[in-house]
SAM riboswitch aptamer (S box leader) from Mesobacillus maritimus, 112 nucleotides, folded computationally.
It was read from a public genome assembly, where an Rfam model found it.
Taxonomically the source falls in Mesobacillus (Bacteria, Bacillota, Bacilli, Caryophanales).
RNA sequence: CUCUUAUCAAGAGAGGUGGAGGGAAGUGCCCGAUGAAGCCCGGCAACCGUCGUUAGUUUUGCUAGUGAAAUGGUGCCAAUUCACACAAAGCAUAUGCUUUGAAAGAUGAGGG
Numbered sequence: 001c002u003c004u005u006a007u008c009a010a011g012a013g014a015g016g017u018g019g020a021g022g023g024a025a026g027u028g029c030c031c032g033a034u035g036a037a038g039c040c041c042g043g044c045a046a047c048c049g050u051c052g053u054u055a056g057u058u059u060u061g062c063u064a065g066u067g068a069a070a071u072g073g074u075g076c077c078a079a080u081u082c083a084c085a086c087a088a089a090g091c092a093u094a095u096g097c098u099u100u101g102a103a104a105g106a107u108g109a110g111g112g
Stems, first nucleotide, its partner, number of pairs: 001112008013041001015040003021031003026084003042077003047073002050068008081104001086101006
């Protein structure tokens, strides 16, 4: 960098440092000197792994469900993945609204 797959309506400090930017990209709309990013501390969370448990099974194991635990490995901590962008359907008919899906993106796990 890329492929597969799962999830994305919940959750998370009025601390320290730092100084102007930040929210992926386009448009928009927001956040920010009543202090951005980054870093430290703090916190949230059970995706993988771990431990327990139930069921099935081709039974030293595997699969599915379920529970515990965050001093195992990640991840995350404004706004639904901030909204829209493409397609379909419905409504409206003022280049509007609603729903569903896709695309893009993010994170985990596995592969190249």